[in-house]
RNA sequence: GGGCCUAUAGUUUAGUGGUAAAAUUUCGGUCUCCAAAACCGAAGUCCGAGGUUCGACUCCUCGUGGGCCCGCCA
Numbered sequence: 001g002g003g004c005c006u007a008u009a010g011u012u013u014a015g016u017g018g019u020a021a022a023a024u025u026u027c028g029g030u031c032u033c034c035a036a037a038a039c040c041g042a043a044g045u046c047c048g049a050g051g052u053u054c055g056a057c058u059c060c061u062c063g064u065g066g067g068c069c070c071g072c073c074a
Base pairs, nucleotide, nucleotide: 001070002069003068004067005066006065007064010024011023012022013021018054025043026042027041028040029039030038047063048062049061050060051059
């Protein structure tokens, strides 16, 4: 330098154009002599910028971070 894959909650992930979700985590409550467990509730998210579309996490372009392969120089 060229190609491919990837980025969603603090963490691990689902979500193939129509209300962003599960587990876990944290906080509150119930229960308990207390704690844990269990149960109930709440908080918390689409890497950035543009484009297409009535509508984008989703499709396209560029950039950024991460991973893999190939090539060049040394």